Large-subunit ribosomal RNA, domain IV from Brevundimonas sp., 327 nucleotides, folded computationally. Lineage of the source: Bacteria > Pseudomonadati > Pseudomonadota > Caulobacteraceae > Brevundimonas. The full RNA is in RNAcentral, with records from ENA.
[in-house]
Context: one part of a larger RNA
RNA sequence: CAAUAUUGAAGGAACUCGGCAAAAUAACUCUGUAACUUCGGGAGAAGGAGUACCUUUGGUAAGUAAUUGCCAACAGGUGUAACAGAAUAGAGGGUAGCGACUGUUUAUUAAAAACACAGGACUCUGCUAAGUUGUAAAACGAUGUAUAGGGUCUGACACCUGCCCGGUGCUGAAAGAUAAAAAGGAUGGGUAAUUGCCCUGAAUAUAAAUCUCAGUAAACGGCGGCUGUAACCAUAACGGUCCUAAGGUAGCGAAAUUCCUUGUCGGGUGAGUUCCGACCUGCAUGAAUGGUGUAACGACUUCCCUACUGUCUCCAGUAUUGACCUA
Repeated sequence: CAAUAUUGAAGGAACUCGGCAAAAUAACUCUGUAACUUCGGGAGAAGGAGUACCUUUGGUAAGUAAUUGCCAACAGGUGUAACAGAAUAGAGGGUAGCGACUGUUUAUUAAAAACACAGGACUCUGCUAAGUUGUAAAACGAUGUAUAGGGUCUGACACCUGCCCGGUGCUGAAAGAUAAAAAGGAUGGGUAAUUGCCCUGAAUAUAAAUCUCAGUAAACGGCGGCUGUAACCAUAACGGUCCUAAGGUAGCGAAAUUCCUUGUCGGGUGAGUUCCGACCUGCAUGAAUGGUGUAACGACUUCCCUACUGUCUCCAGUAUUGACCUA
């Protein structure tokens, strides 16, 4: 000097990105327990008291009985600084975000808000099913049969899920337009003694597809400008105009989304770029690419409080081990 333990005056998070680490809590009995809630929970919420031994009493089990074991209660008493006397054994509370939950995951830097999930929706599939594997035979699907099976999206529950089919996709449409080879052989040409042989190839006739027409957004996706106006000012319920397939509805909103921005106001602090509640001027929110809430749950993320402490003010001592020095 380091590691591992351990102790510490006064203060008690002033440390730090952040209470990281450490400390604190811890058992049993009794008591007592809030908001909220899907009425199950929340809950061991929180908070509080007791605990040794002796005497007395009661219960219970065994025993003929004396007595012994165990349990419980009130009262009285005894000793200690300390009675769950060592060790093992929840810290707690409040707010917000995300994900409903238990679960799963980057074997070896990520455990999460990611994946999954029950539930919801769309779509395909009538059985030799669709779909998948295989060159094939065949197999799975399934010894199943639409309350079944495959695919895609969403993700408990509650309240809901607006407008747009112009583009892209998908589905449908006995008409119409366009379109391949094969079929078809008009016409023209070459050659030539000839019926020939060779070449050219127009009408005609056309499949799916494409165009066309329609439907479809819990399909991929999209969801506006400019300008005037009210008897202070300001604002604009109202009007005008341009464009569009339609111009963002309900909600939520400086948000895991807000650039300007430490927005403004309120709360908390002596002091708060974080946090919570509002406002709405949404650079660039928004409804199963789900929207908004939500009890319970979380080794998730954020902020605050109590307790606690060597994290710190500010370091010091002790023990062991290593390193180092000397013999």